Large-subunit ribosomal RNA, domain IV from a metagenome, 352 nucleotides, folded computationally. Model confidence (mean pLDDT): 86 of 100. The RNAcentral record of the full RNA draws on SILVA.

[in-house]
Context: one part of a larger RNA
RNA sequence: CUGCUGUUAAGGAACUCGGCAAAUUAACCCCGUAACUUCGGGAAAAGGGGUGCCCUAUGCUGUGUAGGUUCUAGCAAUUGAAGCAGCGUGGGGCCGCAGAGAAUUGGUCCAAGCAACUGUUUAUUAAAAACACAGGUCUGUGCUAACUCUUAACGAGGAUGUAUACAGACUGACGCCUGCCCAAUGCCGGAAGGUUAAGGGGAGUGGUUAGCGCAAGCGAAGCUGUGAACCGAAGCCCCGGUGAAUGGCGGCCGUAACUAUGACGGUCCUAAGGUAGCAAGUUCCUUGUCGGGUAAGUUCCGACCCGCACGAAAGGCGUAAUGACUUGGACGCUGUCUCAACAGCAGACUCG
Numbered sequence: 001c002u003g004c005u006g007u008u009a010a011g012g013a014a015c016u017c018g019g020c021a022a023a024u025u026a027a028c029c030c031c032g033u034a035a036c037u038u039c040g041g042g043a044a045a046a047g048g049g050g051u052g053c054c055c056u057a058u059g060c061u062g063u064g065u066a067g068g069u070u071c072u073a074g075c076a077a078u079u080g081a082a083g084c085a086g087c088g089u090g091g092g093g094c095c096g097c098a099g100a101g102a103a104u105u106g107g108u109c110c111a112a113g114c115a116a117c118u119g120u121u122u123a124u125u126a127a128a129a130a131c132a133c134a135g136g137u138c139u140g141u142g143c144u145a146a147c148u149c150u151u152a153a154c155g156a157g158g159a160u161g162u163a164u165a166c167a168g169a170c171u172g173a174c175g176c177c178u179g180c181c182c183a184a185u186g187c188c189g190g191a192a193g194g195u196u197a198a199g200g201g202g203a204g205u206g207g208u209u210a211g212c213g214c215a216a217g218c219g220a221a222g223c224u225g226u227g228a229a230c231c232g233a234a235g236c237c238c239c240g241g242u243g244a245a246u247g248g249c250g251g252c253c254g255u256a257a258c259u260a261u262g263a264c265g266g267u268c269c270u271a272a273g274g275u276a277g278c279a280a281g282u283u284c285c286u287u288g289u290c291g292g293g294u295a296a297g298u299u300c301c302g303a304c305c306c307g308c309a310c311g312a313a314a315g316g317c318g319u320a321a322u323g324a325c326u327u328g329g330a331c332g333c334u335g336u337c338u339c340a341a342c343a344g345c346a347g348a349c350u351c352g
Base pairs, nucleotide, nucleotide: 001347002346003345004344005343006342007341008340010338011337014336019333027051028050029049030048031047036041038173052094053093054092055091056090057089058088059087060086061085062084063083067079068078069077070076071074095099107331108330109329110328111327112326113325114323115322119131120130135171136170137169138168139167140166141165147157148156149155174318175317176316177315179249180248181247184246185245186242187241188240189239190238193237194236195235199231200230204226205225206224207223208222211218212217250268251267252266253265254264277310278307288304289303290302291301292300
């Protein structure tokens, strides 16, 4: 010097991103215990006191000897001094620095965010606010169910279940609620009209050539190509419905007897222009403004609202309890620090 362990004057978070780490607390008994609350909790809340050993007195309980009592007279029932055991209570005394004498063995409180909760997860950098969850809603499915696995065909699960069931999607206890838009996209329903495939259909037309013709050429049947009209489903167009379907939820100008603001008016556009609630893990400008806490506060809490770019089951707002979650504060406590010192152990180092 390095690692591990222990102790420390005075101060006590001044350390630091942050009390990280360490320390405090700790068992049992008694007293006592707030806000809030879903009345269960919160709660071991918080905050106090006691605890060893000896002597003595005494209460209760169990067992139960002697004895007593009763009868159905028994290996009976009942009561019960003594003894033994257990749980206490009062008084007195003794020792130590210290009596839960060692070890095991909660630090506590206040406020806020998120998630209701117990649970689950990135085996090997993430345990969480992520996932799940009970509960809510929508959709599909009538049984050879939908759906899923799989085969050439079978077959199996669903289910030895049957719509209070099963499958899929979203939300996520509970409380109060869940606004407007169906123009677009999707889904559901409709079937009059338009469009529309294969196929059907076969008008017309080309090639070939028996024949005719002096020639140019014409050209039956057959064969072989091509092929118009017309018929022709779903779909699409079309007509409706549907948001706890995918989604969306405006701009400009003016206006009140100080000023400011704008209940009010005008105008353009839209399918409709964001309702209730909320103001941040979402706010750029921004350390917004005001208040609280501090001597001093970019964080925190309470408000304000001009929401760059909240908002109602990709749920909105609350919420007791819960959390190895996140943020801010306070008390206690401490070598985290002021500022370092010492001790022990194991190394390094020196000699061998």